[in-house]
This record gives sequence, C1' cells and structure tokens, in this order.
RNA sequence: AGCACGAGCUGUUCUAUCGCUGUUCGCUUGCGAAGAGAGGAAAGUCCGGGCAACACAGAGCAUCCUGCUUCCUAACGGGAAGGGUCCUGUAAUGGGAUACGGAAAGUCCCACAGAAAAUAAACCGCCAUGAUUCGUUAUGGUAAGGGUGAAAACGCGAGGUAAGAGCUCACGGCUUUGUAUGGCAACAUGCAUCGCGGUAAACCCCAGGAGUUGAAAGACCAAAUAAGCUAGCGUUUGAGGGUUGCUCGCCCGAGUUAGUGGGUAGGUCGUUAGAUCCUGUCAGUGAUGUCAGGGCUAGAUAAAUGAUAGAAUUCCUGUUUAACAGGAAACAGAACCCGGCUUACAGGCCUGUAAAUUAU
RNA sequence: GCCGCCUUAGCUCAGUUGGUAGAGCAACGCUUUUGUAAAGCGAAGGUCCUCGGUUCGAAUCCGAGAGGCGGCU
Repeated sequence: AGCACGAGCUGUUCUAUCGCUGUUCGCUUGCGAAGAGAGGAAAGUCCGGGCAACACAGAGCAUCCUGCUUCCUAACGGGAAGGGUCCUGUAAUGGGAUACGGAAAGUCCCACAGAAAAUAAACCGCCAUGAUUCGUUAUGGUAAGGGUGAAAACGCGAGGUAAGAGCUCACGGCUUUGUAUGGCAACAUGCAUCGCGGUAAACCCCAGGAGUUGAAAGACCAAAUAAGCUAGCGUUUGAGGGUUGCUCGCCCGAGUUAGUGGGUAGGUCGUUAGAUCCUGUCAGUGAUGUCAGGGCUAGAUAAAUGAUAGAAUUCCUGUUUAACAGGAAACAGAACCCGGCUUACAGGCCUGUAAAUUAU
Repeated sequence: GCCGCCUUAGCUCAGUUGGUAGAGCAACGCUUUUGUAAAGCGAAGGUCCUCGGUUCGAAUCCGAGAGGCGGCU
C1' cells in the first nucleotide's frame, strides 16, 4: 500500500428565477416585506413511556409477557458492567457467541431402525443346570462385548462373580442439599451428603409484571338527529343501557329495540418548548447522572417541503492520457410526542482484527 | 394513522399435543369410439413466501423480514 470482516461518524454544496405550506410585521383586506420549511432511519409498528377516555370503587378466574446477577433509566423485552456455558486459539495473556429459572414437583413425547427408548430390556454373545441323534435345544442368570440409532441408564481401572453389573472401592465428569471462606450478588473454592438420557422456542411449576382502548383517543363551537306510522319488551315484580375477556360487584334508569321516513357529515383545540438540543465541567470502570453557559429547530389535513438554469464536488463510460464530451447523485420521505430495537443504505472519513506480499 | 388475518402442486383448499405432505379440478399418457365428449386406469408435478434459531428431526414452535387482504369516523 492493497484485500476480507467488524464497529463508529458523515451522507452533496452554492447562486439566480418561478412556485407551494405555516409564522411575524405593514397597510389599501388581498396584496407586499422579512424569516422558516423532512431523516438517520421520518420506515417496520416489534417493545416501553407520556397524554387522553372508559364514574381509571373493588374482588376472583382466565389470558398474555418476561426469565443468570448487579446497576442505569420516566419506563422497557433496551443499555452498561460482571458471572456461568459453548466454540476457537496460544508457550502464556486471549478472541467470539449466548431466548441463560426449574427435567431432583408432576404429565406427555422420543418417528424409522433396533431385542429394548425409560417401573428398563435378553437378538447375537457370555455363564449355570437339564435334555441330546453331539449338529444343537429348553429353562434361568447376565448389560462387560457386538449390532441399531440423534440418543442405549456417567467415564475408566481394580476388586468381586458361575458369568456379570456403581454391586463395592480409588480417580475423574455433571448435579441436589447442607455448611465454611471470598464476593453487594450471580457465582467460585473446600468439606460432607444425595443422585446420573434428552426435550420446558411441549404442557406445566416457580418468581416477577400487565386494567382496556389509542389522536379515527378525547374536549368545545356550529348544523342535524324532525313530525308521523308498524312490531317487540318494559315502568320498582326493573325492560334496557354503561363498566376490561368472563363472573360477581358498582352506576344510570322510564322509556327502549328493530323497521319505515327524512337529515347532518363543517370548524377550533388536542398539535409541536420537550424525560429537548449543543458546548464545557465534575462523579462513575461504564451505561448514565449533576452543575454552568448558549440555542428555539416543520406543523400540513388529502395533505406543502418542488421545478428550471448555471457553477462546484464525487463516481461511471467514451475519445484518448491531457483535457473534453455524455450520463448518474444511496436508502428513503414527517402526520400527537418521546426513549429503544429491527430492517434498508451509493460514496467518503476514521478505527480494530486476521492472514499473506513488498519495503525498512 | 391504529388494529387484525392470510401465504402449501397450474387453480381452489386440507394438513395440531413436531416424525419427513395430501384431496378436488386442470394438464399429460393409455383404454374405450369411425372421431370427440363422458367414463375407466396410470404416472408426473412442491424452495410448504424468505432468512435465522430451538430440536435427533420444523409446513407445524420462536424471532426478523417480504407480499396480499380486511376492519375503524
């Protein structure tokens, strides 16, 4: 210097003319002037919160979510720091991944193959006894060995035995409970003790959490919901309605439900100053927080944020190596607001890791 | 904007405590007929929308994405 992978930042600029949507000011009230006008993801709507309504009394059940520990935070399924496990690598220090409570509460499931798939089990083999035509065969014992399978009751050695077996013992692996030490804790180490298939992104158990809906929430103004007819139920013996999935409970209650017949369907607020942004300081390993100074930064409603011309920047192609000509400018676009996650993204900048080449 | 559902053969759809995917129609071949239709027989046809994970094993369970459909005042 190039290549691969990972992390972070940035993500076209300027001028002129003509438009579009708000704001402020001026007046002649429909014109003029000034100034503002998309993002890191505005996206997916996957989590959490604010805010609002349900009269946010209340209880139980169901349902759903989360799942090592501590911390951060308004909150979270997000983040930080650590612990355990797995993979990889070194002489050694390391690097990466991780939906990671419980299989020793209980219930299922484990196809095919295989004798047997979970109260173990006897196909071959091994052993004992009986029979025998000496080829075998019957009964019983046996999980060491073979074979099947993703998985065969922890591994290995010795003792033991008719042959064998955690049957017993030593060593080792995983694990339950108790205890001591260290640590805030997860956990680690030691001792004693109990045990040994997998699966909880199967049911389930344990611990914790969630009331439901969602700006088309909701508040206000204006208009309208008329008059009439038909049918059902009902007026304290309570029809019907409201209230979160159900039950209870609670509240309203004299009209109500269906049809017929007609009508309205506009506007304002919510709604853009906020867990806000930038810079610095201090505390902390860090996420983050404290303090100080400064800034105001879209607000549309079928929905504005654009078009044209010129110049610059970057890339591609061609002529041809010095410029010229032509073309292109990533992903994508606010809709109540924030914090995250995930997904998309041309080019540029910075940085880390691994291997190889060249130079020193 | 908010909420819910679906995606399996060419088309319409089944497929559940996870065990290796089917039905009807269509299309193809054969039989039958003078020929066609109908009928009978047979065979073929699958990225179970995509990617990743859990598991011995995934259409099915979990996560992320893509496409399509529906509801609300």

This is a predicted complex of two RNAs, RNase P RNA and transfer RNA, with 433 nucleotides together.
Rfam match: Bacterial RNase P class A. Rfam classes the family as a ribozyme. Rfam describes the family as follows. Ribonuclease P (RNase P) is a ubiquitous endoribonuclease, found in archaea, bacteria and eukarya as well as chloroplasts and mitochondria.
The coordinates come from a structure-prediction model, not an experiment, and the mean pLDDT is 75.